[in-house]
Annotation
The prediction has a mean pLDDT of 77. Predicted 3D model of RNase P RNA and transfer RNA as a complex of 447 nucleotides. It holds a member of the Rfam family "Bacterial RNase P class A".
RNA sequence: CGAGUUGUCCAGGCGGUCGCGCGCGCCGUUCGGCGCGUGAGGAAAGUCCGAGCAGCGCAGGGCAGGGUGCCGGGUAACACCCGGUGAGGGCGACCUCAAGGAAAGUGCCACAGAGACCAGACCGCCGGCACGAGCGCGGCCCGCCGCGGGCGGGCGGCCGUCGCCGGCAAGGGUGAAACGGUGCGGUAAGAGCGCACCGGGGCUUGGGCGACCGGCCCGCCAUGGCAAACCCCACCCGCUGCAAGGCCGAAUAGGGGAGGGAUGAUACGGCCCGUGGACCUCCCGGGUUGGCCGCUCGAGGCGCCGGGCGACCGGCGUCCCAGAUGGAUGACCGCCCUCGACAGAACUCGGCUUACGGGCAACUCGCGCG
RNA sequence: GUGGGCGUAGCUCAGCUGGUCAGAGCGCCAGGUUGUGGCCCUGGAGGUCGAGGGUUCAAAUCCCUCCGUUCACCCCA
Numbered sequence: 001c002g003a004g005u006u007g008u009c010c011a012g013g014c015g016g017u018c019g020c021g022c023g024c025g026c027c028g029u030u031c032g033g034c035g036c037g038u039g040a041g042g043a044a045a046g047u048c049c050g051a052g053c054a055g056c057g058c059a060g061g062g063c064a065g066g067g068u069g070c071c072g073g074g075u076a077a078c079a080c081c082c083g084g085u086g087a088g089g090g091c092g093a094c095c096u097c098a099a100g101g102a103a104a105g106u107g108c109c110a111c112a113g114a115g116a117c118c119a120g121a122c123c124g125c126c127g128g129c130a131c132g133a134g135c136g137c138g139g140c141c142c143g144c145c146g147c148g149g150g151c152g153g154g155c156g157g158c159c160g161u162c163g164c165c166g167g168c169a170a171g172g173g174u175g176a177a178a179c180g181g182u183g184c185g186g187u188a189a190g191a192g193c194g195c196a197c198c199g200g201g202g203c204u205u206g207g208g209c210g211a212c213c214g215g216c217c218c219g220c221c222a223u224g225g226c227a228a229a230c231c232c233c234a235c236c237c238g239c240u241g242c243a244a245g246g247c248c249g250a251a252u253a254g255g256g257g258a259g260g261g262a263u264g265a266u267a268c269g270g271c272c273c274g275u276g277g278a279c280c281u282c283c284c285g286g287g288u289u290g291g292c293c294g295c296u297c298g299a300g301g302c303g304c305c306g307g308g309c310g311a312c313c314g315g316c317g318u319c320c321c322a323g324a325u326g327g328a329u330g331a332c333c334g335c336c337c338u339c340g341a342c343a344g345a346a347c348u349c350g351g352c353u354u355a356c357g358g359g360c361a362a363c364u365c366g367c368g369c370g
Numbered sequence: 371g372u373g374g375g376c377g378u379a380g381c382u383c384a385g386c387u388g389g390u391c392a393g394a395g396c397g398c399c400a401g402g403u404u405g406u407g408g409c410c411c412u413g414g415a416g417g418u419c420g421a422g423g424g425u426u427c428a429a430a431u432c433c434c435u436c437c438g439u440u441c442a443c444c445c446c447a
Stems, first nucleotide, its partner, number of pairs: 001366010012336007020039008041342001045353002048351005053241004060273004065237005070084005085099001086097004100232002105230002107226003122172002124168006136158002139155007180198006199220001200218005206213002245293004255284006267275001285446003300319008337340001371443007380396004389427001398414005420436005
């Protein structure tokens, strides 16, 4: 310098003028005026999880349903976080993982392929038998010739083609997957048949809280894959959501029709049991688009100390930090800089995910120079 | 704000118990029929299955994240 990994921080600044919401004080008090203070985010977003809070019948039991899924810890709780284990990726810093069970059962594995689950032999490799003809190779014997050789004939052998029987699963081929993998030996050819390494199975009075690791033994189809297929196991979950819910006020129609209901409406939902006991559903029609509470002080922020590898926890001190309800947080001017991305609260927190600009630190790899 | 549903051809939809299953109707194009047009007949084109990841041998289908769209939620009650 380039490429990258991890962590952390910031979210243009200052001044002036005008304007808006909320709180407090004062004046006037229908409602406004003045002053002071305060006024978006790391994601306020998506609403994907977990809670607080509120209502619902005892918030009941069972079935069904949903969720989570290596181990240990953190937390109010979680599908989040931290630390480990195992697996995978990267040269590396480092990163990723919905990571229980496939000898409980069921199901699926299309097409291709000989054979797809305790399968199978198409091509192929090897041995044997039979047969016939021809070619090729080399061997032996006989005859002839122009004799270091050539020609002709015979015998049996090898190779090759077709057929039958048997052995093999190494190789080819199909497939996502073919009953451990690679190499050496071995064999007629082969094969865990033997051996080395890797993988796997079993045992374990070794280590660890544990996941697991280590050690020893075993030639190994020790029972293929899929559970984000049904399912089994373990644990968790009642439902609805601030338009929850409570109070006040206004208006209208306690109206009409259809259906269900003491053989049980409805309240707790998909169903049943238990409790309880008279209304419920749909359509037509009509009224109001008001006010207050919930509503912001909270598992809160910051600093210091202590414990813990860490997530986090404890103690002390300090601070108050938006609460709108057609919905405020803005506009203009001046100066400066590195010229400013994504984006706007609506009951509140803890996470996750997504969008997005920049700074800093540590570390890794490569190149160059000293 | 909260809770649900749906995205497949130009339009309306099926398929969504994983496989060679990407289809139907209307529309479009070409040819035929007709004097011409329509109707009708024959043939054809047209698909990132909303987007991106994951599971699986294999995904429109199963899982996760994102995007778009749509519905319901006052009182008489």